[in-house]
RNA sequence: AGAGUUUGAUCCUGGCUCAGGAUGAACGCUGGCGGAGUGCCUAAGGCAUGCAAGUCGAACGGUUUUGUAGCAAUACAAGAUAGUGGCAGACGGGUGAGUAACGCGUGGGAACGUACCUAAAAGUGGGGGACAACACACCGAAAGGUGUGCUAAUACCGCAUGUGAACGCAAGUUCAAAGCCGCAAGGCGCUUUUAGAUCGGCCUGCGUCCCAUCAGCUUGUUGGUAGGGUAAUGGCCUACCAAGGCGACGACGGGUAGCUGGUGUGAGAGCAUGACCAGCCACAACUGCACUGAGACACGGGCAGUACACCUACGGGUGGCAGCAACCGGGAAUAUUGGACAAUGGACGAAAGUCUGAUCCAGCGACUCCGCGUGAGGGAUGAAGGCUUUAGGGUCGUAAACCUCUUUUGUAUGGGAAGAAAAAAAUGACGGUACCAUACGAAUAAGGACCUGCAAACUACGUGCCAGCAGCCGCGGUAAUACGUAGGGUCCGAGCGUUAUCCGGAUUUAUUGGGCGUAAAGCGUUGCGUAGGCGGUUUGUUAAGUCUACUUUUAAAGCCCGGGGCUUAACCCCGGAAAUGGAGUAGAUACUGGCAGACUAGAGUAAUAGAGGGGGAGAUGGAAUUGUUGGUGAAGCAGUGAAAUGCGUUGAUAUCAACAAGAACACCAAAGGCGAAGGCAGUCUCCUGGCUAUUUACUGACGCUCAGGCACGAAAGCUGAGGGAGCGAAGCAGAUUAGAGACCUGCGUAGUCUCAGCCGUAAACGAUGGACACUAGAUAGUGGGGCAACUCACUGUCGUAAAGCUAACGCGUUAAGUGUCCCGCCUGGGGAGUACGGUCGCAAGACUAAAACUCAAAGGAAUUGACGGGGAACCGCACAAGCAGUGGAGCAUGUGGUUUAAUUCGAGACAAAGCGAAGCACCUCACCAGGGUUUGACAUUCUUCUGCAAGCGCACGGAAACGUGUGACCUUCGAGGGUGAAGAAACGGUGCUGCAUGGCUGUCGUCAGCUCGUAUCGUGAGACGUUGGCUUAAGUGCCACAACGAGCGCAACCCCUACGGUAUGUUAUAUUCUCAUACCGAACUGCCUGUUUAUCAAACGGGAGGAAGGCGGGGAUGACGUCAAGUCAGCACGGCCCUUAUGCCCUGGGCUACACACAUCCUACAAUGGCGAACAACAACGGGCUGCAACAUGGCGACAUGAAGCUAAUCCCUGAAAUUUCGCCUCAGUUCAGAUCGGAGUCUGCAACUCGACUCCGUGAAGUUGGAAUUGCUAGUAAUCGCGAAUCAGCAGGUCGCGGUGAAUACGUUCUCGGUUCUUGUACACAAAAUAAAUGCGCGACAGGCAGCUUAGUAAGCAAGGUGGUUAAAAUCCAUCCUUGUAGUCAAAAAAAAUUGGCAGGCACA
Repeated sequence: AGAGUUUGAUCCUGGCUCAGGAUGAACGCUGGCGGAGUGCCUAAGGCAUGCAAGUCGAACGGUUUUGUAGCAAUACAAGAUAGUGGCAGACGGGUGAGUAACGCGUGGGAACGUACCUAAAAGUGGGGGACAACACACCGAAAGGUGUGCUAAUACCGCAUGUGAACGCAAGUUCAAAGCCGCAAGGCGCUUUUAGAUCGGCCUGCGUCCCAUCAGCUUGUUGGUAGGGUAAUGGCCUACCAAGGCGACGACGGGUAGCUGGUGUGAGAGCAUGACCAGCCACAACUGCACUGAGACACGGGCAGUACACCUACGGGUGGCAGCAACCGGGAAUAUUGGACAAUGGACGAAAGUCUGAUCCAGCGACUCCGCGUGAGGGAUGAAGGCUUUAGGGUCGUAAACCUCUUUUGUAUGGGAAGAAAAAAAUGACGGUACCAUACGAAUAAGGACCUGCAAACUACGUGCCAGCAGCCGCGGUAAUACGUAGGGUCCGAGCGUUAUCCGGAUUUAUUGGGCGUAAAGCGUUGCGUAGGCGGUUUGUUAAGUCUACUUUUAAAGCCCGGGGCUUAACCCCGGAAAUGGAGUAGAUACUGGCAGACUAGAGUAAUAGAGGGGGAGAUGGAAUUGUUGGUGAAGCAGUGAAAUGCGUUGAUAUCAACAAGAACACCAAAGGCGAAGGCAGUCUCCUGGCUAUUUACUGACGCUCAGGCACGAAAGCUGAGGGAGCGAAGCAGAUUAGAGACCUGCGUAGUCUCAGCCGUAAACGAUGGACACUAGAUAGUGGGGCAACUCACUGUCGUAAAGCUAACGCGUUAAGUGUCCCGCCUGGGGAGUACGGUCGCAAGACUAAAACUCAAAGGAAUUGACGGGGAACCGCACAAGCAGUGGAGCAUGUGGUUUAAUUCGAGACAAAGCGAAGCACCUCACCAGGGUUUGACAUUCUUCUGCAAGCGCACGGAAACGUGUGACCUUCGAGGGUGAAGAAACGGUGCUGCAUGGCUGUCGUCAGCUCGUAUCGUGAGACGUUGGCUUAAGUGCCACAACGAGCGCAACCCCUACGGUAUGUUAUAUUCUCAUACCGAACUGCCUGUUUAUCAAACGGGAGGAAGGCGGGGAUGACGUCAAGUCAGCACGGCCCUUAUGCCCUGGGCUACACACAUCCUACAAUGGCGAACAACAACGGGCUGCAACAUGGCGACAUGAAGCUAAUCCCUGAAAUUUCGCCUCAGUUCAGAUCGGAGUCUGCAACUCGACUCCGUGAAGUUGGAAUUGCUAGUAAUCGCGAAUCAGCAGGUCGCGGUGAAUACGUUCUCGGUUCUUGUACACAAAAUAAAUGCGCGACAGGCAGCUUAGUAAGCAAGGUGGUUAAAAUCCAUCCUUGUAGUCAAAAAAAAUUGGCAGGCACA
């Protein structure tokens, strides 16, 4: 000292949270010792028991014990003590209920008291009568009491004296006393008085919590006079008189609370707090009261009342732990019914002494603080073991073992204090304690939390949005450093964490030290402005504020500093400083204030001049609208995107004339004017407010702001009375729509208008309070001055803006700049400008204004992208213009779906669907059924065994795989290889995850984009460059420019093709030409001309020449990236899973199923055609030895048989077809079309049944150009025609290539789709969208009101009753007995009802 968290990222605002310190704490886990402290914060709840205040016989009379003397009475001595008497009991100890107060703190004051103590003065003479105790009698359960009688005193009462005191102007009057001890001296007392000390009572200035949703309070109230009362002042009390007193500087009321020194925290200012210790106050079960006394209205005194508790013989009594222990209760929670008066202190006493739960000690509690320990040194084979691993290792770790040493602590034994004191002696609870010595032995002693970030510390396994964690953000959905466990690590350590609370961080209430244009926040506005705050120049005075010096006080303790004592520390002791405050005295006088005087720059008044929709009242004008009347006129009008409702033949609309009514004032008109704001507009008149300029005169600070208050205050709304043309909430209709409660249309009521009165709010906005001063400019209006240039004042405006400010946007002499003064307001979002209360209002409502609860955000400005049924520019077979199709039919192929034992899997808008698959009969094959196999079909290594085969042949079984049997056979007779068997590691998997991956691919898109370095701008994200103008197919190029350069893309380089040249010439024969191969040339806007533009640039239009002209045509080539796009089944690969199976082998089946849906083809529907014939014509790319096959023969044919040639410019595939010529068909389901089916065959192949292709004969389906919709194509293209190849035993309607014939159209960029650039809005930022209001639903929480229902006909209360039991009857009701009855419970299956029975010869109740 900061950090995390709003966003894709940024800056700001702003809340929430964390790190620190603290505690009278509690809880969890753990726990060795000692010292010093500390310990009912809750129930001021209740309290058994014991103790906590007594003492004095030297005040008194008695009683009594013991001893001595005595026969005894008695005397003496030493003790004890119920009573009278004295003193104490008002202190000490406890608690914090009450109290917002002179209660406390602090500083003053005058009208008082003060036992014991100190000092001083005087006195202490002489009498008297009682009452306890005691005795007797009596009452009472007890507590206690009554009567009669006796008695003493330092108890009580007179008399005397009067130093003195009190009262009184004075004369004068009044007022005392007690003795005891001692041989004595003397001592202790007593009375009166004075003074002191101490303690206390009273008064008073200042300070002392929250609420204004508490604004008015008060009748002994405020004051006076007189009296009473008190120790004393005083309405403290009473009578009379007056009518005061307090309050926005917060009275009165409500809530909360003992106050302080201090304590905690904080840099401080502050904030919080008031345990222990100390001072004051208050209280003593609760309430009230007095008595005694120096002192009390009295904790362990009294009286009364109340509640509670106890005793009781029921008549009556007793008690008060907020003293120390203890108990119950409450609570998260707080100790022993201990020891001693040894010390300190207190009461009494002459003293000894007695008493003292004050106090000193001990006990319990890690509750806090402090100190110590749980060992130290060596020790590598880096042991074992754990964890992990890339399998090598790493780590726990010198840690352990082991060796050497020490003994704090511990145990035992021995010794042993100080605390004790002023002559000596005596006296220690603590305590045989602290401390010292000796012995023993590493022996007796470590845990807790955390490890994603904040915040130090990481891996493995388990789990799989589950279980759980979490202070905040958040973690967990199969590779979790965030859950649980383990290993390791980090931090602290006899503790560690958690919870609670306070301060801090938080400048997040801001005095120090914040803000208000848009984040929360300027009242709607001013006038007159009250209180209040602030205030121009100058002189004098004063000395209140202010400053200086001194005095006094600010208790002690504490904090701080310096010393000292416990072994150290905590702790304790001593000294100092400080105590920022209060009071007083003396001084200073600059500033502020007071008083007195002066001034004119602020403010104001008068005079002159001026502008204006400023306000109020009255009058008046024209245009328009609507209506009425009349004329003309004839079918529509009106309205909309399009319509309809509506109006119109009863004559609308239109048009002309006249009339009526109400409202508003075109043009002028404007960035213009006026006003405090709201607001104000035809013209004229009257009344009236403010403003400005100039100059002179006058007043002389008269000023600024302004809580509360008064006044004004758009629209809507309200009340009453008018008015009502147009418009027009509500309403009624018509449309639109999924719906339309809307937008649009037709009507239309309140209202809008006037007068009077309310209301008091608006995005009442410049979202910007008012006043004054200062800090570059430019321009307009108004009014002055000046000959003019120009200048002055005011009122406005802002295109660019300086300085400055701001989070940025922006503001910038009209400040949001720099300063001064005053007011208002804000403190996270929601709940909520809501509830309750109050005030106002006729009402509507307005003003004032919370909390519970809930979230971790809400928000501002700007940035990048994306998006827009925003804008601008541009491109593309994108549209348009065309050609041919698809969608309809049949068939083929693929997909979905369905089916199935299986129909293996993947691909899913474009960018899946003739896709993986360049070719599923077996194989392929991953699927299904069945059969078999288990170190395996395949690779490697190791161990053991066999010592022979393996392989081949044959036979048998079998569907095959496979199994069984058998035969022959090598050798160097060791080994080796091979093979077989057993075991281990491993092998294998088309099993899962393409969302763990590599590689490859698709797509945007062959679109023109995507970036970097340096510089610059910005707080920053970012920007600039890459934008702008022109241009291009192109971020292609040129120009401009805070940019200058560069990279990946574009283009070019590569291949094919079009022209020419040169060279070569086999298998071609064309050797000029063609063809093939190789190399070269050619095209670059080069030339001419024009145009555009700021440009003599880039570029574009046209032309010449040329085979080719503006990239000549085509291909390959795919930037940064996007889609968690596709693929684990091509391959590779992490993790997971299977291992007599999810591996491997085999046979058969399936991938070829079929109601249906989709996609892509093929063939057609015919005459631009079909069929037949002629053999009439012309290609190119390719392929060929397990091959291509001429040719010949056979077959209608597929093909078969034989067979030349060719490893290919040589031979073969190879006949190209459309086309041409001739003939037939003549518009029909046909001589179109060919599906389907029957029969017969050919070929390939172990094998064509499921399930191949082809041939021949026969059969001859749908189909006559295809709905909505939709695809391709811009030239050698579309369309059309055939040919070849890969795969391949065989199988193409698919795919990839080749050539032949060969069009139409493009005005153009409005629209559709996609894309590029710039710009704009945005509350979007993984997809979609959610903005507002209303409604519904879900979740969470909940204030107030009203009604109904429920609790519930319940409780309390009240009323009425019963052939109830009992009893002779009425009331009451205790015991016992009898009788009867009832309840409960069990059984008859359950339920309901009734009945019966058992328990029951019982129990209980009545």
Predicted 3D model of a 1406-nucleotide RNA (small-subunit ribosomal RNA) from a soil metagenome. Its mean pLDDT, the model's own confidence on a scale to 100, is 80. Its Rfam family is "Bacterial small subunit ribosomal RNA". Rfam links the family to the GO terms ribosome and structural constituent of ribosome.